[in-house]
């Protein structure tokens, strides 16, 4: 210096005002938010990663329920114009999207599983290679 490995570490933001109503941070009108890596130049909407959910399989337990490992699957949403060598990433305008369970009433924003788990990745340490 670049590459590889191991261990540890870190790893998400947001409900304010009004309306209706017996009741709504859930409906209606306006409001607010935008993880990580990549990409010819900065991304919620491109490409990839993940939590939830589903399946297979193995282990624990075994009456059932359940818990954990591994592998696989599923998983939202953008256009137009402008600048430029280059932008679905910038600027202007107008749009759109947001797991599951709960709830006096339907949730991206409240409560809960979760003081949890967690990949890609960040940082640190150690080892190996050059």
């Nucleotide at each position: 210096u670049c590459g590889c490995g191991u261990g540890c570490u870190c790893u998400g933001g947001g409900g304010u005002c009004g309306g209706u109503g017996a009741g709504a941070g859930u409906c209606c009108g306006a409001a607010c938010c935008g993880g990580c890596g990549g990409u010819g130049a900065c991304a919620g909407u491109c490409c990839g990663c993940g939590a939830c959910c589903c399946g297979a399989u193995c282990g624990c337990a075994g009456c059932c329920a359940g818990c954990g490992g591994u592998c696989g699957g599923u998983u939202g949403a953008c256009c137009a114009g402008g600048u430029g060598g280059a932008a679905c990433u910038c600027c202007u305008g107008g749009a759109c999207c947001g797991a599951c369970g709960g709830u006096g009433a339907a949730a991206g924003u409240c409560c809960g599983g979760a003081u949890g788990g967690g990949a890609a990745g960040u940082g640190c340490a150690c080892g190996c290679a050059c």